[in-house]
Context: one part of a larger RNA
RNA sequence: UUGGGCGUAAAGCGCGCGCAGGCGGGUAAUUAAGUCAGGUGUGAAAUCUCAGGGCUCAACCCUGAAACUGCGCCUGAAACUGGUUAUCUAGAAUGUCGGAGAGGGAAGGGGAAUUUCGCAUGUAGGGGUAAAAUCCGUAGAUAUGCGAAGGAAUACCAGAGGCGAAGGCGCCUUCCUGGACGAUGAUUGACGCUGAGGCGCGAAAGCGUGGGGAGCAAACAGGAUUAGAUACCCUGGUAGUCCACGCCGUAAACGAUGAGAACUAGAUAUUAUGGGAAUUGACCCCUGUAGUGUCGCAGCUAACGCAUUAAGUUCUCCGCCUGGGGAGUACGGUCGCAAGAUUAAAACUC
Numbered sequence: 001u002u003g004g005g006c007g008u009a010a011a012g013c014g015c016g017c018g019c020a021g022g023c024g025g026g027u028a029a030u031u032a033a034g035u036c037a038g039g040u041g042u043g044a045a046a047u048c049u050c051a052g053g054g055c056u057c058a059a060c061c062c063u064g065a066a067a068c069u070g071c072g073c074c075u076g077a078a079a080c081u082g083g084u085u086a087u088c089u090a091g092a093a094u095g096u097c098g099g100a101g102a103g104g105g106a107a108g109g110g111g112a113a114u115u116u117c118g119c120a121u122g123u124a125g126g127g128g129u130a131a132a133a134u135c136c137g138u139a140g141a142u143a144u145g146c147g148a149a150g151g152a153a154u155a156c157c158a159g160a161g162g163c164g165a166a167g168g169c170g171c172c173u174u175c176c177u178g179g180a181c182g183a184u185g186a187u188u189g190a191c192g193c194u195g196a197g198g199c200g201c202g203a204a205a206g207c208g209u210g211g212g213g214a215g216c217a218a219a220c221a222g223g224a225u226u227a228g229a230u231a232c233c234c235u236g237g238u239a240g241u242c243c244a245c246g247c248c249g250u251a252a253a254c255g256a257u258g259a260g261a262a263c264u265a266g267a268u269a270u271u272a273u274g275g276g277a278a279u280u281g282a283c284c285c286c287u288g289u290a291g292u293g294u295c296g297c298a299g300c301u302a303a304c305g306c307a308u309u310a311a312g313u314u315c316u317c318c319g320c321c322u323g324g325g326g327a328g329u330a331c332g333g334u335c336g337c338a339a340g341a342u343u344a345a346a347a348c349u350c
Base pairs, nucleotide, nucleotide: 004321005320006319007304008303012318014201015200016199017198021194022193023192025088026087027086028085029084030083031082033081034080035077036076037075038074039073040072041071042070049065050064051063052062053061054060091191092188093187094186095184096183097182098181103177104176105175106174107173108172109171110154115149116148117147118146119145120144121143125136126135162169163168206247207246208245209244210243211242215241216240220236221235222234223233258317259316260315261314262313263312266295267294268293269292270291271290272289273288274287275286276285299306300305323350324349325348332343333342334341335340
């Protein structure tokens, strides 16, 4: 490289937007670039193949044919691909009506609880553990009542529930704002899918500057435990956790399953929203669409399992894999304040 693969064996980029590129709906006409047919020129000789011949045979050599799968030109065909024109509505988008939602951003507000402080009541303990001790307390703690401050998180509702591309999102109100879905079938008329580079988003931890700091808590200190205990348990406790702005760009970023489209038994639950029947009660019954679960046939799979939300049957495009270790390392490049990230070998070894 061909081939074969990527849920768990190596392998789906963490996620999106999107330039180039690749691929792309129905009908009609036209064109003839691809495609196909015929002709013609060329495709040196040698080699290869076939037929015959010459060295006693063979290798070798000679003659002829075929071939040289290619390219140019001419003529023609028009199904398919491409181009052009016209047209269509099933893809896509828009409009109108409608309800659902922790989707995002900003501002304001609320209550419960912890802690601290003040005042009051009150007296000897409290706290903690398997048991203790460090620790707090007669300078009045713990407990109880009232008040104040401040920060963080939002019990119940809450659900295998919902929303978001992913990360993720949960008290209430207001403002700004994105998407999906249902109904309608009014408008545009293929406007689409994918997407190397590129750009953006991206948990936690970490970094920079400035705030903030209640609780929790790496580091650290002390008390225990233990042979030891740089731990598990306890008492404290600083970064951090929170806010603003700017970096970092990684995770078992997981469904370990890329995106889009079509097709292929069912059963059941649930969310949202339509239609019908019935009735008035929202219950219940039938049914459509979109989502989320569980089970299960065909089929697939090494098995486990997947199974209309496919890992089934196909198509288009991208990413990735190629024995274990060395190694996601070295060197170099790019990015970063740094931590480091990213791209990414080889020797050697089994």
Predicted 3D model of a 350-nucleotide part of an RNA (small-subunit ribosomal RNA, central domain) from a freshwater metagenome.